Context: one part of a larger RNA
RNA sequence: GAACGAACGCUGGCGGCGUGGAUAAGACAUGCAAGUCGAGCGAGAUUUUCCGCUGUAGCAAUACAGUGGAAAGUCUAGCGGCGAACGGGUGCUUAACACGUGGGCAACCUGCCGAGAAGUGGGGGAUAGCUCGCCGAAAGGCGAAUUAAUACCGCAUGUGGUUAGAGUGGACAUCCAUUCAAAAUCAAAGUCGGGGCAACCUGACGCUUCUUGUGGGGCCCGCGGUCUAUCAGCUUGUUGGUGAGGUAACGGCUCACCAAGGCGAUGACGGGUAGCUGGUCUGAGAGGACGACCAGCCACACUGGGACUGAGACACGGCCCAGACACCUACGGGUGGCAGCAGUCGAGAAUUUUUGACAAUGGGGGAAACCCUGAUCGAGCGACGCCGCGUGGAGGAUGAAGGUCUUCGGAUUGUAAACUCCUGUCAUUGGGGAACAAUGCGUGACGGUUAACUGCCGCCGCGUUGAUAGUACCCGAAGAGGAAGAGACGGCUAACUCUGUGCCAGCAGCCGCGGUAAUACAGAGGUCUCAAGCGUUGUUC
Numbered sequence: 001g002a003a004c005g006a007a008c009g010c011u012g013g014c015g016g017c018g019u020g021g022a023u024a025a026g027a028c029a030u031g032c033a034a035g036u037c038g039a040g041c042g043a044g045a046u047u048u049u050c051c052g053c054u055g056u057a058g059c060a061a062u063a064c065a066g067u068g069g070a071a072a073g074u075c076u077a078g079c080g081g082c083g084a085a086c087g088g089g090u091g092c093u094u095a096a097c098a099c100g101u102g103g104g105c106a107a108c109c110u111g112c113c114g115a116g117a118a119g120u121g122g123g124g125g126a127u128a129g130c131u132c133g134c135c136g137a138a139a140g141g142c143g144a145a146u147u148a149a150u151a152c153c154g155c156a157u158g159u160g161g162u163u164a165g166a167g168u169g170g171a172c173a174u175c176c177a178u179u180c181a182a183a184a185u186c187a188a189a190g191u192c193g194g195g196g197c198a199a200c201c202u203g204a205c206g207c208u209u210c211u212u213g214u215g216g217g218g219c220c221c222g223c224g225g226u227c228u229a230u231c232a233g234c235u236u237g238u239u240g241g242u243g244a245g246g247u248a249a250c251g252g253c254u255c256a257c258c259a260a261g262g263c264g265a266u267g268a269c270g271g272g273u274a275g276c277u278g279g280u281c282u283g284a285g286a287g288g289a290c291g292a293c294c295a296g297c298c299a300c301a302c303u304g305g306g307a308c309u310g311a312g313a314c315a316c317g318g319c320c321c322a323g324a325c326a327c328c329u330a331c332g333g334g335u336g337g338c339a340g341c342a343g344u345c346g347a348g349a350a351u352u353u354u355u356g357a358c359a360a361u362g363g364g365g366g367a368a369a370c371c372c373u374g375a376u377c378g379a380g381c382g383a384c385g386c387c388g389c390g391u392g393g394a395g396g397a398u399g400a401a402g403g404u405c406u407u408c409g410g411a412u413u414g415u416a417a418a419c420u421c422c423u424g425u426c427a428u429u430g431g432g433g434a435a436c437a438a439u440g441c442g443u444g445a446c447g448g449u450u451a452a453c454u455g456c457c458g459c460c461g462c463g464u465u466g467a468u469a470g471u472a473c474c475c476g477a478a479g480a481g482g483a484a485g486a487g488a489c490g491g492c493u494a495a496c497u498c499u500g501u502g503c504c505a506g507c508a509g510c511c512g513c514g515g516u517a518a519u520a521c522a523g524a525g526g527u528c529u530c531a532a533g534c535g536u537u538g539u540u541c
Base pairs, nucleotide, nucleotide: 001541002540003539004538006537007536008535009534010533013389014388015387016386017385018384019382020381026345027344028343030342031341032340035082036081037080040079041078043076044075045074046073047072048071049070050069051068052067053066054065055064056063057062089300090299091298099224100223101222102221103220104219105218108217109216110215113213114212115211116210117209118208119207120206121155123153124152131144132143133142134141135140160186161185162184163183165180166179167178168177169176170175190205191204192203193202194201195200226272227271228270233263234262235261238260239259240258241257242256243255244254245253275297276296277295278294279290280289281288282287302323303322304321305320306319325336326335327334328333353379355378356377357376361375362373363372364371365370392422393421394420395419402413403412404411405410426482428477429476430475431474432473440464441463442462443461444460446458447457448456449455485530486529487528488527489526490511491510492509496525497524498523499522500521506513507512
């Protein structure tokens, strides 16, 4: 000099863009952060309309009440499907194939999505819910009876897949590709429309088996990046083999047997520290230091362990066990996990609102409308940082007053002020007023597809959707009005005098100042530097 997720002191007008728990991976009150589908299912509740019956009032029409049926909606506790493995947080662990980079899998998996092939036949038994009974303070549980499905289980079919076989081609080889025929084995589910009297036909969304693509994941290897030898020897599933098991898959991954190997001064083993990277800061570079924000990967989710479900987890807002802690309790027993967004306490030099909206982007579910989304988009707070703007401009000498200094003549503050004439940024105020929104959604017409309808596609018209926000921005009004400080002035280092003090009080980054004329302490005047900041401290180069 530059830099910072900074802190502290003094000061503080506005805006834009960023950024903000670095310490206690300490403990957490409260609210929200993952739901959705009624076009999978039975059931229940409810609304409207129509039809019928009964009762009451009435001569009747009719009104009211109850009840049964039909049609059309709305809602949802449960079963079922998909999602909940994404998104969001933190940096505890980890010196490791964790990460980066370059390869490999002839040793692998892959829900949804795109493309392609072939199917979707016919049956069965249950069980939630509901009802009844019982236990319990609650959380919740038990029993009986009963019911449905795109839930569950057989059967059939087999394009095809799997298992073993043969031929051809390839490969160092285990094997791979392709062809072949026969055997064994493995599937499925419907729903909502349209046409039709019906049989049936047909559209959309599904369902099953397989191939392939995209994207994602798993595994293996070379190389690379910390300190320590005051750590020198380490290792028994250890190193290799055979066989078996296990896995989606290779492998001591696991096991039985056999051999006695394997690693190490090119630093094994041990100990300390640490998430890694793209990058960031600095520097002429080489290098050094760092890894906040943003992006990729990894690890973790109160602590330790475990598996279940699933395409995917050994699962932050799932389950089980143990532990610590906290809460409720009728003392028998239960409940909980903010390193999600806010917020609280604590420790700390120190780090924000218990805010708005799903309008946009993206995600989950749904045929869709739509619902959910503390992701996200916004607003709020903090000079925490960077950038921009303003605090006025021009004229104005009797060089006013006051202050300070003085050789008492004057000098300086100083065109500074007053005063005159202007301007109107920002703030204030009045009015107008966005983009972000369409390729979205609804609706109507037309064209194509179809036997036709629906649906789908294309195109056109109309309508509609904004949290931010009455914000940005624009036009007008008034009036210099509301807006400057901080540090320094001995040298380094730009900037000097007076007074007070008297080795005292004090200053200080280094050299050093102060003991009676202190440009170095304290105050004042003046000056210098930077400026909504200025200094100090800490850390890095």
Notes: The prediction has a mean pLDDT of 83. Predicted 3D model of a 541-nucleotide part of an RNA (small-subunit ribosomal RNA, 5' domain) from an uncultured bacterium. The full RNA is in RNAcentral, with records from ENA.